[in-house]
Context: one part of a larger RNA
RNA sequence: UUGGGCGUAAAGCGUUUGUAGGUGGAUUUUCAAGUCCGCCAUCAAAUCCUAGGGCUCAACCCUAAACAUGGUGUGGAAAUUACCAAGCUAGAGUACAUUAGGGGCAGAUGGAAUUUUUGGUGGAGUGGUGAGAUGCAUUGAGAUUAGAAAGAACACCAAUGGUGAAAGCACUCUGCUAGGCCAACACUAACACUAAGAAACGAAAGCUAGGGGAGCAAUUAGGAUUAGAAACCCUAGUAGUCCUAGUUGUAAACAAUGGAUAUUAGGUGUUGUGUGACUCGAUACAUGCAGUGUUGUAGCUAACGCAUUAAGUAUCUAGCUUGGGGAGUUUGUUCACAAGAAUGAAACUU
Numbered sequence: 001u002u003g004g005g006c007g008u009a010a011a012g013c014g015u016u017u018g019u020a021g022g023u024g025g026a027u028u029u030u031c032a033a034g035u036c037c038g039c040c041a042u043c044a045a046a047u048c049c050u051a052g053g054g055c056u057c058a059a060c061c062c063u064a065a066a067c068a069u070g071g072u073g074u075g076g077a078a079a080u081u082a083c084c085a086a087g088c089u090a091g092a093g094u095a096c097a098u099u100a101g102g103g104g105c106a107g108a109u110g111g112a113a114u115u116u117u118u119g120g121u122g123g124a125g126u127g128g129u130g131a132g133a134u135g136c137a138u139u140g141a142g143a144u145u146a147g148a149a150a151g152a153a154c155a156c157c158a159a160u161g162g163u164g165a166a167a168g169c170a171c172u173c174u175g176c177u178a179g180g181c182c183a184a185c186a187c188u189a190a191c192a193c194u195a196a197g198a199a200a201c202g203a204a205a206g207c208u209a210g211g212g213g214a215g216c217a218a219u220u221a222g223g224a225u226u227a228g229a230a231a232c233c234c235u236a237g238u239a240g241u242c243c244u245a246g247u248u249g250u251a252a253a254c255a256a257u258g259g260a261u262a263u264u265a266g267g268u269g270u271u272g273u274g275u276g277a278c279u280c281g282a283u284a285c286a287u288g289c290a291g292u293g294u295u296g297u298a299g300c301u302a303a304c305g306c307a308u309u310a311a312g313u314a315u316c317u318a319g320c321u322u323g324g325g326g327a328g329u330u331u332g333u334u335c336a337c338a339a340g341a342a343u344g345a346a347a348c349u350u
Base pairs, nucleotide, nucleotide: 004321005320006319007304008303014201015200016199017198021194022193023192025088027086028085033081034080035077036076037075038074039073042070050064051063052062053061054060091191092188093187094186099180103177104176105175106174107173108172110154114150115149116148117147118146119145120144121143125136126135162169163168206247207246208245209244210243211242215241216240220236221235222234223233258317259316260315261314262313263312266295267294268293269292270291271290272289273288274287275286276285299306300305323350324349325348332343333342334341335340
């Protein structure tokens, strides 16, 4: 390479947009590049194959026929792919109208709790644990009560629920803004799918500068435990956690399952929305579309399990994989303030 694979054995890029490339609905025509058919010349000899013959046989030798996927030229075919032209509406999109939502950004407000602080009451403990001790406290703690301040997070509602490309998103209100679904018709007329390179976003931790700092809390200190205890437990407590502007670019970034399209039994929940019949109306019932769960048949799977949200049946397309270790290491390159990230071997060993 061929072939086989990628939920859990090696293997799905963290996610999206999109360039090149690859692939592409249905009808009629043009053309003949791909494709198919015929003919001409060609593809040395030897070898191979086939049919004969000669050495006593055989190896070997001789004769004849046949032989090449291919490329060149030439003449045709038109189903199919491409090309040309025209029209189509089932894919895709636009407009109109409604609707659901923790989608995003900015601003404003609220109450509970916590801690600190001021005053009052009060007077000996409190705190903590398996048990204790360090700690706090007569310079009045803890408790209780009335004020004040600060920062961070938003109980109940809350769900197997919603929404977003993913990361993620929740007190309440306001402004700006993006996308989705359903329904009805009108318009454009294949405008589509995927996507190397590229670009954008990307939890937490970390980094730079400036703020902020209630609670929590790496590092650290002390008290315990222990043979030891640089841990688990306790008392303190710094970076950090929060905000603004940048940076980093990684996670078990997981559904460990790339995207798109078509197709293949059902049952039962739930979210949004439409239709029907019934009804005074609500509920409930039947049914369609779009999500999100659960159970389960065929089928698939090594099994577990998956099963219309496929890991079934097919097509298109990009990514990745090839025993374990060495190793996500070395070296080189690119990026980064750094930490590091991306790309990524071999010897050797088994």
Overview:
Predicted 3D model of a 350-nucleotide part of an RNA (small-subunit ribosomal RNA, central domain) from Melocanna baccifera. RNAcentral holds the full RNA, with entries from SILVA. Taxonomically the source falls in Melocanna (Eukaryota, Streptophyta, Mesangiospermae, Petrosaviidae). Model confidence (mean pLDDT): 85 of 100.